[in-house]
Parts: sequence; structure tokens; C1' cells
RNA sequence: GCGGGUAUAGCUCAUUAGGUAGAGCGCUGGUCUUCCAAACCGGAGGUGGUGGGUUCGAGUCCCGUUACCCGC
Repeated sequence: GCGGGUAUAGCUCAUUAGGUAGAGCGCUGGUCUUCCAAACCGGAGGUGGUGGGUUCGAGUCCCGUUACCCGC
């Protein structure tokens, strides 16, 4: 330098033919318990690395860019 891949909640990951963003763990309130844990019920938390474009509408398509990984 060229090619490919990854970047979504604190962490690990889902979300495929574009249509109001989810799970597990963690955090947190409650029930239960003498207390803790477990179990059960509920809640908060992301606008999707970043900048543009297409579209009525984009995490999801297109272009640039940044970081990391793999190959040449």
C1' cells in the first nucleotide's frame, strides 16, 4: 500500500430481503426470609465508532473517515 472482517445498553452478544432497538449477566425497587443468598414481579440504562448521501422512513443500502483483527 491492497483485500477482507469487526465497531449496537456497564460487559458478552442478538436484531438479514429498510418500518417506532432486544436478550443474558450486571445495576436498581419490591415480595419472600430472623438476616444473606436463591427464586419471583417491576424499573432505569443505548439511538447503533464517526461524518455525509439515498429514502416518507436506515443499526440494516451507498460513499468517506477512525480504531482494532486477519490475509497479501

The RNA shown here (transfer RNA) has 72 nucleotides and comes from Pseudomuriella schumacherensis. NCBI's taxonomy places the organism under Eukaryota, Chlorophyta, Sphaeropleales, Pseudomuriellaceae, Pseudomuriella.